[in-house]
RNA sequence: AGAGUUUGAUCCUGGCUCAGGAUGAACGCUAGCGACAGGCCUAACACAUGCAAGUCGAGGGGCAGCACUGAGAAAGCUUGCUUUUUCUGGUGGCGACCGGCGCACGGGUGCGUAACAGGUGUGCAAUCUGUCCAUAAUCGGGGAAUAGCCCACUGAAAGGUGGAUUAAUGCUCCAUGUGAGUUUAGAAGGCAUCUUCUUUACUUGAAACGUAAGGAUUAUGGGUGAGCACGCUUCUGAUUAGCUAGUUGGCGGGGUAACGGCCCACCAAGGCGACGAUCAGUAGGGGUUCUGAGAGGAAGGUCCCCCACAUUGGAACUGAGACACGGUCCAAACUCCUACGGGAGGCAGCAGUGAGGAAUAUUGGUCAAUGGGCGCAAGCCUGAACCAGCCAAGUCGCGUGAAGGAUGAAGGUUCUAUGGAUUGUAAACUUCUUUUGCAUGAGGGUAAAGGACGGUACGUGUACCGUUUUGCAAGUAUCAUGCGAAUAAGCAUCGGCUAACUCCGUGCCAGCAGCCGCGGUAAUACGGAGGAUGCGAGCGUUAUCCGGAUUUACUGGGCGUAAAGGGCGCGUAGGCGGUAAGAUGUGUCAGAUGUGAAAUCUCCGGGCUCAACCCGGAAAGUGCGUUUGAAACUGUUUUACUGGAGUACGGAAGGGGGAUGCGGAAUGCAAGGUGUAGCGGUGAAAUGCGUUGAUAUCUUGCAGAACACCGGUGGCGAAGGCGGCAUCCUGGGACGUUACUGACGCUGAGGCGCGAAAGCAGGGGGAGCAAACAGGAUUAGAUACCCUGGUAGUCCCUGCCCUAAACGGUGUGCACUUGACGUGGGGUUUUCACCGACUCCGUGUCGUCGCUAACGCUUUAAGUGCACCGCCUGGGGAGUACGGCCGCAAGGCUAAAACUCAAAGAAAUUGACGGGGGCCCGCACAAGCGGAGGAGCAUGUGGCUUAAUUCGAUGCAACGCGAAGAACCUUACCUAGAUUUGACAUCUAUCUGCACGUCCUAUGAAAGUAGGAUUCCUUCGAGGGUGAUAGACAGGUGCUGCAUGGCUGUCGUCAGUUCGUGCCGUGAGGUGUUUGGUUAAGUCCAGCAACGAACGCAACCCCUAUGACUUGUUGCUAACAGGUAAUGCUGAGAACUCGAGUCAGACUGCCCGUUUACGCGGGAGGAAGGUGGGGACGACGUCAAGUCAGUAUGGCCCUUACAUCUAGGGCUGCACACGUGCUACAAUGGCCGGUACAAUGGGCUGCAAUACCGCAAGGUGGAGCUAAUCCUCAAAACCGGCCCCAGUUCAGAUUGAGGUCUGCAACCCGACCUCAUGAAGCCGGAUUCGCUAGUAACGGCGCAUCAGCUACGGCGCCGUGAAUACGUUCCCGGGCCUUGCACUCACCGCCCGUCAAG
Repeated sequence: AGAGUUUGAUCCUGGCUCAGGAUGAACGCUAGCGACAGGCCUAACACAUGCAAGUCGAGGGGCAGCACUGAGAAAGCUUGCUUUUUCUGGUGGCGACCGGCGCACGGGUGCGUAACAGGUGUGCAAUCUGUCCAUAAUCGGGGAAUAGCCCACUGAAAGGUGGAUUAAUGCUCCAUGUGAGUUUAGAAGGCAUCUUCUUUACUUGAAACGUAAGGAUUAUGGGUGAGCACGCUUCUGAUUAGCUAGUUGGCGGGGUAACGGCCCACCAAGGCGACGAUCAGUAGGGGUUCUGAGAGGAAGGUCCCCCACAUUGGAACUGAGACACGGUCCAAACUCCUACGGGAGGCAGCAGUGAGGAAUAUUGGUCAAUGGGCGCAAGCCUGAACCAGCCAAGUCGCGUGAAGGAUGAAGGUUCUAUGGAUUGUAAACUUCUUUUGCAUGAGGGUAAAGGACGGUACGUGUACCGUUUUGCAAGUAUCAUGCGAAUAAGCAUCGGCUAACUCCGUGCCAGCAGCCGCGGUAAUACGGAGGAUGCGAGCGUUAUCCGGAUUUACUGGGCGUAAAGGGCGCGUAGGCGGUAAGAUGUGUCAGAUGUGAAAUCUCCGGGCUCAACCCGGAAAGUGCGUUUGAAACUGUUUUACUGGAGUACGGAAGGGGGAUGCGGAAUGCAAGGUGUAGCGGUGAAAUGCGUUGAUAUCUUGCAGAACACCGGUGGCGAAGGCGGCAUCCUGGGACGUUACUGACGCUGAGGCGCGAAAGCAGGGGGAGCAAACAGGAUUAGAUACCCUGGUAGUCCCUGCCCUAAACGGUGUGCACUUGACGUGGGGUUUUCACCGACUCCGUGUCGUCGCUAACGCUUUAAGUGCACCGCCUGGGGAGUACGGCCGCAAGGCUAAAACUCAAAGAAAUUGACGGGGGCCCGCACAAGCGGAGGAGCAUGUGGCUUAAUUCGAUGCAACGCGAAGAACCUUACCUAGAUUUGACAUCUAUCUGCACGUCCUAUGAAAGUAGGAUUCCUUCGAGGGUGAUAGACAGGUGCUGCAUGGCUGUCGUCAGUUCGUGCCGUGAGGUGUUUGGUUAAGUCCAGCAACGAACGCAACCCCUAUGACUUGUUGCUAACAGGUAAUGCUGAGAACUCGAGUCAGACUGCCCGUUUACGCGGGAGGAAGGUGGGGACGACGUCAAGUCAGUAUGGCCCUUACAUCUAGGGCUGCACACGUGCUACAAUGGCCGGUACAAUGGGCUGCAAUACCGCAAGGUGGAGCUAAUCCUCAAAACCGGCCCCAGUUCAGAUUGAGGUCUGCAACCCGACCUCAUGAAGCCGGAUUCGCUAGUAACGGCGCAUCAGCUACGGCGCCGUGAAUACGUUCCCGGGCCUUGCACUCACCGCCCGUCAAG
C1' cells in the first nucleotide's frame, strides 16, 4: 500500500466481497510448564445454608454463665486433698439491658435517568460540617424518671400488658455569658440586598468519673467532607410543530443549614420554541479502551472519579451526615411458619443453588501484612483486603533436545517417463547437554512495624537500649546434588484473491463456497491419500467494532448523458457583501498564569534471571478560566465617496398581458336554380350518402372556430407561453445623454403568487375535429393501426386542479479568460443614402486554452474563482404502504420498511444483426432451353416388421453417401455348434528325441474330435521347428469424433485476413485496408499520418487451340518403282497427317478517341485479343461440422468372452413417406433394309481374330498379341421403304415356358438369351432443379471394382449441336462504406405480459 467481481474487450460510475487490528467472548480439534492480569455481556429472575458491623466494664445498674481466691458448713476418705453448698465475699471478666461512638464508610449492581445526571470552568456577600488540629475561656448547684432484675397475667409463636424497685457521661431545672440572635449610637469598607469594628439593653449553656490518663461545653480559625447556583458541552426521530395555570414574573408570608414557586395568599399575563420547544425511542456519565497516517468512527467489562438504585411504590424518624443494601412505618406482589387468631423475610455483599443462556469459577484459608470501626490499651470485629483453588479466556516467557551423520539404508506410503523421484539429515549410529521432569537436601524475605517485660535520660509521659513474642499462603520462591533424551505437537489451508500440487474415488450425485464460482467420466475447487505451505501450545470457525471505504467527503465527493438543479418568479428569517478615514476591541493573534485527579498513552531510568508486569521521573492531555498586550482582517459604531444598485429625461423595437369592436378565405348547414346516376372511401374494399334527386355547379342566408401568404436556429416574456386588423388600459427590457439618491446590494429555508394539456363544478355555445361508442375492413384473433359515422371535450364566463421528456435533461447573481463567420434592436463615425469601421444589448454556428470517463462544452462554459439556495449516496421493492397536509373528486405533496439480487448503470470500441441507407457481384432474379414433382422400374433413406433386418452419414454441406460392385466369403448382425496363451505378435521357464507336414479311416452341417500310416538334420551338448503345461500377454468393427492426430466437407475461387515501425486515442482500439476512379480481383492508379511487408488474387504448372525446329517405328504415303481381287502390301521416302520433345506466339505491344494516371471503348494485324478455353491450386477463420468402422491414438470397459472358428440365416424383409436416377407417354417418332464418320481406354489365371455350330445368349477351336504392331471397335446422322394419331407396329412393367454363362453352390438372392404375355402411362398440382457455347440438349463408346452381377450408378471419351440475357425493382447468397442497437451463445438474439402445472 491494495485486490476480486458488471463487459466479447475498454474506460468510468457504483455497490458487494477479501487481506489487517481488536474482544469480559463462544464453538470444533488438540494440549508440557511458569509469570502477570481476567472470569453471568442473558433473568435489577427467584433464592436453601453459612458468613459479610460491631465495639467500649477507663459511662452505668448489675451477675445468667466462666476462671482464680478468702471464710463457714456438709460428704468422701488416701488427714490434707477432692466434691457439693452458703456468705447479694473479693479479683479477673461478662450474656442480656441502660448509655457513648460506629452502622451515611467499606462491598455490590446499572433498573431508572437525555438531566445541572456527567465533564469542564466559575460563583455562594445565599450555606452546613461529627471525629481531627490550633487558639481562648469554662466544667458551680439541684431535681424527677426509666430499662434491666423481681412479682403477676397473657399468646402456638413473634411478642405483649400491669405492679414494685434502681443507676448513669441518659433526661431535666437554676446560676455564669468571651460567643450567637434581636435592639441603640458611631466609624470604616464593598458589589444592590449588606459586611467588619466599637458600644447599649434583653434572651440563651455543661457531666461527672477517677489514683491517674482522659473526657465534656462555648467561641473563633484551619482542615476534611457535603449542599446550592451559573456559562459551555453531552444519542436518534419533524411520518412529534406548537408546549405551558404554579405555568412566567411581582408583593407579603411559610419552610430550609442555605437562595429560590420549594410551598401558600393576592396581583399582573406572561414564559419556552425552527439556534428544534413539546412528544416518542434508546442510553448511567467521565478518565479512558479499540481502530485509524490523521481528522474521525465505535465502545464505556476489569482499575479510578462522579451519579443512581437496594423485591416494587410511598413516607418520614434518628443523626454532623440518610429520607438509610444487611434501620423504622404504610401499601403491593411473591415465599415461608401457624394452634388459622396471627406472624416472619428481602444475596444488584462473599461463597453457593435453581432458572435463563452459546457462555462465565470455591458453599476455601487468614486477619501475618495494607486499610477501616470501637477501645487509654491489650484486644475484638472486618467474604474490605491478602492469599490459595478452578478455567489456554488473554498477554508474555520457556521447553518438547543439540552437533555430526549419504550405503541418499531398509521398510512403508505416494508418484512415475519404470530409469527413478519423494518422505530425507529425517532415521539408525557417534558425541554432547539437562531447561522442564523425578528424587533428596538447604532455604532468604514479606516484621522497616507492633505487643510484653526490664533498664537509662528528664517532670506522672516521651525518647533510646536490651530480652522476648507475632507468618495464612508454605517448607512456597530460590539454590544445591543425583538420574536419564529420558516426560512433552498440534491445527488450518493448498482454483484466483493468497504462501502451498499430484494421484485415486465420485459423476450437476454426494458435497464445497468469504466474493468470483467449482461438481454433468480425465475435478490442483467435492471425499481420501501422499506431498507442500502457514501459525504453533495452540490452530481454525462464528459473532461484534474500527480499518481498507475519498462508500456522508471538515481534512476529502458530486448533480448535461451514470443517483442528483426545485416548473417559474417575488420575497421573510438567515448567510454573504463596494471605496476612504476615525473610534472600539466581539471574533482573531501573542505572552504570562491557574486548572486540566491518580492510573493509562509516549520518552528516560530502575526492579522481578528476560519479557509481559511493576516502580520512579519527565513530557503530553490539542480544553476552560484569569490577566497583559497587538489592531492588518472580521464585527460594532461614526463621518464621507460613487464605481454596485436605483430614479428622472430622449428617440426607437417587439405574436409581452387584459378588454372591446371589425374583416376575408375555408368548412358545415338551410332555401332556391341547373343537372343525372352515381358519390365517397381504400393497398384493395365495404359500411355510409344518393331517383323522397345526392356528388358537381350557381345565387342568397346563417353558424361557430381558426387566422394561409409575410414567417425567418427572427421577435417578446420569469417560466408556462404569445401570430388577421383597429382602438383603449397596462407590465418589462435594450440603447443614448446628462442630472440626482448614496451600498439602498446578491441569494433566499419556510411563505405568497403564476403555472401547457387533460380533468372537475355551475352557466352558455357547438361549424370543424374528435377520447368513449357503433358499424365496415384487415387478421389465426384485432377490444388496434385503415375507412364510414359519432358523444363528452375542444370555444366563452366564473371557480377549482397544480402535474408534464414543465428539457438547454445544464439553479440564481457577479468577475475574469485567444478568436472567426452570421443574424435582431440601439448608438457613434458620414451633409444625406448604400456599403464599411467602431460600440452596447440579444440570438446562432464553428473553434484556442482549459475542463470532461468519454461524448462533448468552450465569453450564452460543462473553463477559472466568489456568494447563497435546492438535490444525490447500489439495483429492485417504490415515488409504493402507513401517517399527516391539500383537493368536490380524480388525485397531488411529504415519504419508509420487510424481503431480494451481485450487480443495475454512463460513454465509447470490435463484430453480428435491421421488413435502415448507398455502391457492387453471382444462372441470384429476369430472358430462354431441358428436366424433377404425376406413371412403371432401379437405387438410397425414413418408418414399420424381424431372431437379425450390423454400423455410420441427417437443412444447404445426409439420402445411386462410406459401398470402384452383400448368393458363401465380404460381415461388423442373428441362431446353432465349437476353442481358451488363443486365428495373429514377442518373450520366459519346464517337459517331450517327438518332427512339422502329407495320406487314410470313423463321426459330424462344418469347424472340430478320435484313431492309424509315413517321415528330417545332427557336432547327441545345443540350435531351429513343433507340441504340452505355466506365466507375461494377445485380441475387441466394444464406448467416447464433446479427450485427439491425420484427412475431408462448407461459407468460397468469395476478395478478403493480418503484421512490423510510425502516428492518433487514458483505454478497448483506430490508422494503414478509408476516400475518388477502375478491375474478375485489397487488380491497378491518384490522393491521404502513414511507410513498408506477409498469407490470399494474378502469374509460374498441366491439357487444349496456331506455327517452327528435331526425330521417323509399331505411325504416315505426296513424288518414283514393283505387285495384288483389294489394302503402305513391298522397295523407297521424311514432304503431309500423327506421336514425342524443345521452342515461338498475346504484351493493351500498335492506331484512333477519352482519362491527371490506371484504365476503358473502337480498329488493324493475327490461329488466338484483352485472365483465349478448361484443370490443378482453396487465405485468416466459421460450423465442439464429419470420421475412434480406413489407419493411428489418450482414457474407460470385456478377458472360458464384448475374443476366435464353423454352418445356416440376415444386411435384398413391406401398409406407407421422401430423395436421386432410368424408360416412356410417341410421327423432330417407331420398325425394316442399305451406306458413312470417332476418341479415351483395356488385355497373360488375359484380350482373342479368320473359320464352323446355334434364331440368340453362347459353344467349338485357336492364328496373333506382354501391344501406335494383335484383339475390341460406334450410335445418333444420311438414303430408301412401311406405319397414319390409336393406349397404337407407342410404351415396355409384370407373369409363364424354355435356355446360356459364371461359380463348391444361383431356393431365399445373379446376369443374359428366345418365345409368349403386354400393366400403368397420352407430358404431369402447389412447388422446384440444371445450364451463358463447343455450353445445354441428344447419341453412343470405354474403364475401375469384379468369378459372376443388381451399372439405369460413378469416372472418362468422342459425335451431332442450339436458344436467350431488356436489365438489377424484386427473391436467395456474398463483398465494401455508413447508420441504429438494451444483441456479443451475436435476431434461431434479447425480452414483456397473461394463463396453466409444479
Small-subunit ribosomal RNA from an uncultured bacterium, 1398 nucleotides, folded computationally.
Rfam family: Bacterial small subunit ribosomal RNA. Gene Ontology terms of the family: ribosome and structural constituent of ribosome. Its Rfam clan is "SSU clan".
Model confidence (mean pLDDT): 83 of 100.